[in-house]
Predicted 3D model of a 72-nucleotide RNA (transfer RNA) from a rhizosphere metagenome. Its Rfam family is "tRNA". Its family is annotated with triplet codon-amino acid adaptor activity in the Gene Ontology. The family's RNA type in Rfam is transfer RNA. RNAcentral holds the sequence, with entries from MGnify.
RNA sequence: GGGACAUUGGCGCAGAGGAAGCGCGUUCGGGUCCUAACCGACAGGCCGAAGGUUCGAAUCCUUCAUGUCCCA
Numbered sequence: 001g002g003g004a005c006a007u008u009g010g011c012g013c014a015g016a017g018g019a020a021g022c023g024c025g026u027u028c029g030g031g032u033c034c035u036a037a038c039c040g041a042c043a044g045g046c047c048g049a050a051g052g053u054u055c056g057a058a059u060c061c062u063u064c065a066u067g068u069c070c071c072a
Base pairs, nucleotide, nucleotide: 001071002070003069004068005067006066007065010024011023012022013021018055027041028040029039030038048064049063050062051061052060
């Protein structure tokens, strides 16, 4: 220098045009003599950034950023 893939709550991931969900974790409550297992509940992300398309974008297009990998 060329190319591929990824980027969504604290972590791991799903969602592929009608606009955000799961698991774990945190917090609170129950439970226990206490701690844990276990049970219940709440909170937490406007989707890496900026533009574009569309009535409508996490999702499609462009550019940029970061990371991983391949080629030279």